[in-house]
């Protein structure tokens, strides 16, 4: 150099054109003499630009970072 794959809350992991959702973590409460478990509720996020589209996390595309394969 050339191919190919990923990128989504602080972590990790779904979401294949119409409402971003699991777990774990953090807060808060609820119970407890206190604390832990346990239960219940919040918070928080689509790599960046662009294009198609009524409408993209989703298709194209460009760059950007990470991995793998090949010379």
């Nucleotide at each position: 150099g050339g191919g190919g794959g990923c990128g989504u809350c602080g972590u990790u992991c779904a979401g294949u054109g119409g409402u971003a959702g699991g777990a774990c973590u953090u807060c808060g409460g609820u119970c407890u003499c206190c604390a832990a478990a346990a239960c219940c509720g919040a918070u928080a996020a689509c790599g960046u630009g662009g294009g198609u589209u009524c409408g993209a996390u989703u298709c194209c595309u460009a760059c950007c970072g990470c991995c793998c394969c090949u010379g």

Source information:
Transfer RNA from a Candidatus Kerfeldbacteria bacterium, 71 nucleotides, folded computationally. The coordinates come from a structure-prediction model, not an experiment, and the mean pLDDT is 80. The source organism's lineage runs through Bacteria, Bacteria candidate phyla and Candidatus Kerfeldiibacteriota. Its Rfam family is "tRNA". It is annotated as a transfer RNA.